Predicted 3D model of a 72-nucleotide RNA (transfer RNA) from Lotharella oceanica. Model confidence (mean pLDDT): 83 of 100. It matches the Rfam family "tRNA". It is annotated as a transfer RNA. For this family Rfam cites "tRNAscan-SE: a program for improved detection of transfer RNA genes in genomic sequence" (Lowe and Eddy, Nucleic Acids Res, 1997). Rfam's curators write: Transfer RNA (tRNA) molecules are approximately 80 nucleotides in length. Rfam links the family to the GO term triplet codon-amino acid adaptor activity.

RNA sequence: ACGGCUGUAGCUCAGGGGUAGAGCGCUCCGCUCAUAACGGAAGGGUCGUGGGUUCGAUUCCCGCCAGCCGUA
Numbered sequence: 001a002c003g004g005c006u007g008u009a010g011c012u013c014a015g016g017g018g019u020a021g022a023g024c025g026c027u028c029c030g031c032u033c034a035u036a037a038c039g040g041a042a043g044g045g046u047c048g049u050g051g052g053u054u055c056g057a058u059u060c061c062c063g064c065c066a067g068c069c070g071u072a
Base pairs, nucleotide, nucleotide: 001071002070003069004068005067006066007065010024011023012022013021018055027041028040029039030038048064049063050062051061052060
């Protein structure tokens, strides 16, 4: 320099056009003499970023940024 993959909640990841979810963690409640475990509830996300397409974009297209891998 070129090519590929990845970027979504605090962490690990789903979701691939119709206003985003799970597990774990955190907080609160229950249970217990107490803690853990277990059960319940609540909160938490400008979907890396800037444009384009579309009635509508996390999703499709382009640029950029970051990480990983490969070729020279």